[in-house]
RNA sequence: GCAGUUGGCCAGGCGACCGCGGCCCCGACACGGUCGGGGUUGAGGAAGGUCCGGGCUCCACAGGGCAGGGUGCUGGGUAACGCCCAGGCCGGGCGACCGGCGGACAGUGCCACAGAAAGCAAACCGCCCGAUCUGGCUGCGAUCGAAAGGUCAGCCAGAUCAGGUAAGGGUGAAACGGUGCGGUAAGAGCGCACCAGCGCACCGGGUGACCGGAGCGGCUUGGCAAACCCCACCUGGAGCAAGACCAACAGGGGACAUGGAGUGACCCGCUCCCACCGCCCCGGGUAGGUCGCUAGAGGCCGGCGGCAACGCCGGUUCGAGAUGGAUGGUCGCCCACCCGCCCGGACCCCACGUCCGGCGGGGGACAGAACCCGGCCUACAGGCCAACUGCGCGA
Numbered sequence: 001g002c003a004g005u006u007g008g009c010c011a012g013g014c015g016a017c018c019g020c021g022g023c024c025c026c027g028a029c030a031c032g033g034u035c036g037g038g039g040u041u042g043a044g045g046a047a048g049g050u051c052c053g054g055g056c057u058c059c060a061c062a063g064g065g066c067a068g069g070g071u072g073c074u075g076g077g078u079a080a081c082g083c084c085c086a087g088g089c090c091g092g093g094c095g096a097c098c099g100g101c102g103g104a105c106a107g108u109g110c111c112a113c114a115g116a117a118a119g120c121a122a123a124c125c126g127c128c129c130g131a132u133c134u135g136g137c138u139g140c141g142a143u144c145g146a147a148a149g150g151u152c153a154g155c156c157a158g159a160u161c162a163g164g165u166a167a168g169g170g171u172g173a174a175a176c177g178g179u180g181c182g183g184u185a186a187g188a189g190c191g192c193a194c195c196a197g198c199g200c201a202c203c204g205g206g207u208g209a210c211c212g213g214a215g216c217g218g219c220u221u222g223g224c225a226a227a228c229c230c231c232a233c234c235u236g237g238a239g240c241a242a243g244a245c246c247a248a249c250a251g252g253g254g255a256c257a258u259g260g261a262g263u264g265a266c267c268c269g270c271u272c273c274c275a276c277c278g279c280c281c282c283g284g285g286u287a288g289g290u291c292g293c294u295a296g297a298g299g300c301c302g303g304c305g306g307c308a309a310c311g312c313c314g315g316u317u318c319g320a321g322a323u324g325g326a327u328g329g330u331c332g333c334c335c336a337c338c339c340g341c342c343c344g345g346a347c348c349c350c351a352c353g354u355c356c357g358g359c360g361g362g363g364g365a366c367a368g369a370a371c372c373c374g375g376c377c378u379a380c381a382g383g384c385c386a387a388c389u390g391c392g393c394g395a
Stems, first nucleotide, its partner, number of pairs: 001391010012334007020042010044366001048377002051375005056239004068235005073087005088101005102230002107228002109224003124169002126165003130161009141152004177195006196220001198217003202213004243291004252282003256278001259273005298317008335364001337362005343357005
């Protein structure tokens, strides 16, 4: 210098004017309000997807089990997690580094297409043994014949049938260990040696996953559990439109008063009715309002413990809270970046090349709180920092 890996960070800056939400203050008025003025404060690394986990709230709930759902190498962290850290094994990469993870000899099931056969294996081609038939050759063998020749026999080739064979071909993602020697009619862990793998018990190391070593065994038992299933652990449901309070209008219940009817000669009283109007009380509750509501498993710095995630202690710091939902717009200067002009300078010289400067133009993404927090995932212009890897060059 080029190419890369991992981790972290920024997410344009300043000023002026106009505008919007919350809170506070002041003033005016037809004061539970409205209007005007001033001050202060006002999005993110993902506020997003709503995929996990927790706080909080209401409902349900003796205890235990089953069912259902979830998670899945080991150890640790945490309020908790499917997250994070460290480690183990396997796979990929020259490497920095990245990705995956219980059990397939508990049982059941499935394995497309192709292929003979896809799991208590299987015979399509090929190879081998045998039988039958056909053809050719031999005739030094046997037999018939005077001979030619026939029959038998032997060898070779082909066909058919019955078997053996998983070494070879072919199919497939995958075909029941690999190499060699022996063995065999041909073959085969059929036997042996070495290697790989599996199982069993042992020794050493590790908390553990697991690692190292030596031995024995049968020689060998494919894949799929995001198929059922087995094992271990976890697990009530709904969600701030949770939930609590106040409550206009309308409507419901009750009492009183008034009115009407009965009783009665009449009044009071008593009984019944009416509920239109009046007045009071009660509970439910719509619109609407208030609370929940934002300072918290918070950020930063330091010390200590820990490899780390993280924990403990001390100090310091941070105040959006809307409810049709505010956080915006315009202008000026500057900055990252891009393009152009060719104006100037440098690169030994020239140059439309490279760098620096000047001028002009463009130009900053993804996206936006709505109860809060921890994660994961997804989107993102451009840029910065640190550590590390490979290759090349120079000293």